The RNA shown here (transfer RNA) has 75 nucleotides and comes from Treponema sp. It matches the Rfam family "tRNA". From the family's description: Transfer RNA (tRNA) molecules are approximately 80 nucleotides in length. The family's RNA type in Rfam is transfer RNA. The coordinates come from a structure-prediction model, not an experiment, and the mean pLDDT is 83. NCBI's taxonomy places the organism under Bacteria, Spirochaetia, Treponematales, Treponemataceae, Treponema.

């Protein structure tokens, strides 16, 4: 150097072009002497970044970055 795949909530992930979401986990509350378990209810996203299509975009397209797998190639 090339082909390919990934990128969403603190994490590990879903999301059929039309209100962005789940499980841990976080906070508070309810149980408990008290922790843990277990209920309830809430916070928390520039959907990797810049651009285009679209009426309309997390999703299509283009290009940037990061991260992997592979394969070549030079010492």
């Nucleotide at each position: 150097g090339g082909u390919c795949a990934a990128u969403u909530a603190a994490c590990u992930c879903a999301g059929u072009g039309g209100u962005a979401g789940a499980g841990u986990g976080c906070u508070a509350c309810c149980u408990u002497c008290a922790c843990a378990c277990g209920g309830u209810a809430g916070a928390a996203g520039u959907c990797a970044c810049u651009g285009g299509u679209u009426c309309g975009a997390g999703c299509c397209c283009a290009g940037u970055a990061u991260u992997g797998a592979c394969c070549a190639c030079c010492a």